[in-house]
Context: one part of a larger RNA
Molecule: large-subunit ribosomal RNA, domain II
Organism: Candidatus Wolfebacteria bacterium RIFOXYD2_FULL_48_11
RNA sequence: GCCAACGAGUUUAGAUAGAUCGUUUGUCUAAGUUUUACGAAACGGAGGCAAAGGGAAACCAAGUCUUAAUAGGGCGCUAAGACGGUUUAUCUAAGACCCGAAGCCAAGCGAGCUUACCCUGGCCAGGUUGAAGUCACUGUAAGAGGUGAUGGAGGACCGAACCGGUUGAUUGUGCAAAAUCUUCGGAUGAGCUGGGGUAAGAAGUGAAAAGCUAAUCGAGCUUGGUAAUAGCUGGUUCUCUCCGAAACAGUUUUUGGACUGGCGGUAGUGAAAAGUAUCAGAGGGGUAGAGCUACUGGAUCGAGUGUAAUGGGGGCAACCUCGGCACUCGAAUCAAACUCCGAAUACUCUGGUUUAGAACGCUACUAGUUAGACUACGGGGGCUAAGCUCCGUGGUCGAAAGGGAAACAGCCCUGAUCGCCGUCUAAGGUCCCCAAAUCUAUGCUAAGUGUUAAAGGUAGUAAUUCUCCAUUGACAGAUAGGAGGUUGGCUCAGAGGUAGCCAUCCUUUAAAGAGUGUGUAACAACUCACUAUUCGACGGAGAGUUGCGCCGAAAAUAUACCGGGGCUAAGCAUAGUACCGAAGACGCGAAUGCGUGUCAUCCUUCGGGAUGAUGGGCGUGGUAGGAGAGCAUUCUGAUUGCGCUGAAGGUUUAUCUGUGAGGAGGACUGGAGCGAUCAGAAGAGAGAAUGUUGGC
Numbered sequence: 001g002c003c004a005a006c007g008a009g010u011u012u013a014g015a016u017a018g019a020u021c022g023u024u025u026g027u028c029u030a031a032g033u034u035u036u037a038c039g040a041a042a043c044g045g046a047g048g049c050a051a052a053g054g055g056a057a058a059c060c061a062a063g064u065c066u067u068a069a070u071a072g073g074g075c076g077c078u079a080a081g082a083c084g085g086u087u088u089a090u091c092u093a094a095g096a097c098c099c100g101a102a103g104c105c106a107a108g109c110g111a112g113c114u115u116a117c118c119c120u121g122g123c124c125a126g127g128u129u130g131a132a133g134u135c136a137c138u139g140u141a142a143g144a145g146g147u148g149a150u151g152g153a154g155g156a157c158c159g160a161a162c163c164g165g166u167u168g169a170u171u172g173u174g175c176a177a178a179a180u181c182u183u184c185g186g187a188u189g190a191g192c193u194g195g196g197g198u199a200a201g202a203a204g205u206g207a208a209a210a211g212c213u214a215a216u217c218g219a220g221c222u223u224g225g226u227a228a229u230a231g232c233u234g235g236u237u238c239u240c241u242c243c244g245a246a247a248c249a250g251u252u253u254u255u256g257g258a259c260u261g262g263c264g265g266u267a268g269u270g271a272a273a274a275g276u277a278u279c280a281g282a283g284g285g286g287u288a289g290a291g292c293u294a295c296u297g298g299a300u301c302g303a304g305u306g307u308a309a310u311g312g313g314g315g316c317a318a319c320c321u322c323g324g325c326a327c328u329c330g331a332a333u334c335a336a337a338c339u340c341c342g343a344a345u346a347c348u349c350u351g352g353u354u355u356a357g358a359a360c361g362c363u364a365c366u367a368g369u370u371a372g373a374c375u376a377c378g379g380g381g382g383c384u385a386a387g388c389u390c391c392g393u394g395g396u397c398g399a400a401a402g403g404g405a406a407a408c409a410g411c412c413c414u415g416a417u418c419g420c421c422g423u424c425u426a427a428g429g430u431c432c433c434c435a436a437a438u439c440u441a442u443g444c445u446a447a448g449u450g451u452u453a454a455a456g457g458u459a460g461u462a463a464u465u466c467u468c469c470a471u472u473g474a475c476a477g478a479u480a481g482g483a484g485g486u487u488g489g490c491u492c493a494g495a496g497g498u499a500g501c502c503a504u505c506c507u508u509u510a511a512a513g514a515g516u517g518u519g520u521a522a523c524a525a526c527u528c529a530c531u532a533u534u535c536g537a538c539g540g541a542g543a544g545u546u547g548c549g550c551c552g553a554a555a556a557u558a559u560a561c562c563g564g565g566g567c568u569a570a571g572c573a574u575a576g577u578a579c580c581g582a583a584g585a586c587g588c589g590a591a592u593g594c595g596u597g598u599c600a601u602c603c604u605u606c607g608g609g610a611u612g613a614u615g616g617g618c619g620u621g622g623u624a625g626g627a628g629a630g631c632a633u634u635c636u637g638a639u640u641g642c643g644c645u646g647a648a649g650g651u652u653u654a655u656c657u658g659u660g661a662g663g664a665g666g667a668c669u670g671g672a673g674c675g676a677u678c679a680g681a682a683g684a685g686a687g688a689a690u691g692u693u694g695g696c
Stems, first nucleotide, its partner, number of pairs: 001696006011094014026049003032043004053060002063075004097235002100232001104225006115199009124189001126158003129154001133150006162186003168181003201217001203213003238630006248261005262369002264366007275355001277353007289341001290339002296335003300331008311322004372397010402413003417590004422586003428580003431565003437577001439576006450567001456551003460548010477534005483507003488502003513528001517526002591620004596615008631685001633682010649669005655664003
């Protein structure tokens, strides 16, 4: 891992509600007694519930309490239900759907491992060093001291046994639940070690690491309390049908829990009509917008006035100048917590219409939910960041399959009862992959733009508006001129149109700036503005608007930002006609739920109800969850059957049947029991629980 078997809402008591049955002379008996003989029957009314309520109570009573009250008010009476049995759902008490802690307490068992201590034994190759003391000599007044021998001390040295465990490697389903190899520490000592003994669970022992106390230690092990508790995780077993949520509000030692309400289901019940949708009418508002000399408050520029035991600068001073604060005037502005104003929607009420198989209200019983997600719009926070976060109003997902968006919970279209090799459409598409137009008309784009992006740039191209020039000749080009006062004044080494500052006139002219650039040290030289000639244009110059383009444009495995091929339309814009395209709609057939009509049978308290058949109508996606109807398994009762001419079980089947769980039939195997119908009772259905046991 697979297969098989086992494996989870049970039982008792009480309560509430529903269903059904019995009694209603209200109902039911409990303990117990007697009989029967193990299935039960009879007796037993003690007691419970009901039959009257109100009040704290005395007490009164269809009333009573409150009160001074006969007022008013509260709870009752006046329309039937009551009790009991069985059963279903839920709640409470219990292990209470099942498995799962770490833990807490008690009583025992452990020091054959290890820690410490006690008693009694054992062990430590070899080598080195050479303390005290002693002796001799020397030395001294005597000493001290010195030299040499002797001596053999030491938690001394080197190093085996022995004890340890420093480094590295091996191993790491090992030789081994701590080893092997190498290397290393101690090795006469606080040494190592055999045997016997003592100390233990909130206790021991500890040269102290919370170490060790039998591979177990921040409290050992075993058994018991014990099915501890678990707001937590996991699991919870057959089928079909009907309905179908929530991720919100409030409270909470509360935020991954709980309770109440909201939203679901089932049953009953209501309507004068309420609800839904829409139209009309009547309302209140202070949002969007707008505005502010209409308040409050902000904020910019200019001018003015005032002010200050006067802030900066200048000046001998007078004073000048720049500022501060307050106010006025002018101009131009801003506001969620400003408003002289002020919508659209939304909301409320009234009336009309519509819906009547729908929706709504109420009552009872009973669930789940209270981690939501994205998207569009209105906002707060943030950076007008986030697949961010927090609200509001819709939608979808959640709990929704199908078609489209290449792929893609939340986007677009559309809501799947089942079948069909039928028809029409939606979104989106129609050259090929790939179903359907290489469709029609008119334009645009040349960038593969389309098939990513900004500020900014652009004599790309198309359309359009305005102004101006033009056969009295425009624009561009060519030819010629472009002068004089004057080298304007200042400045300066110089400044002559052309470093800089100031001024910017006059004259001759067809025209020519006290000069648009290049240039020089400064001049010169070239050039421009401006003028003439030439040329001969439905042309030219400038400013703007719009469409589509262009540049701006750099990323990491490989084209890689059209799904691909590829496309000059198969791109973009406008208009049109066809077609394709879904589980949508329609057509045909079938099933089923709920109303409704008809017929038949049965029951009836005569109101109606049940079953079947047959029309027409509306429905039949679904998680949590609720409700209904069934299938299968084991056993019991009654009735009725099968079986050695082959029961159950097993293997198998192009058989039949039911919406399904399933049920029949055939063949083979097997070798002794097993069904059907109607009721009843449950150890009543397995794929999951790191499930349990067995097998492989």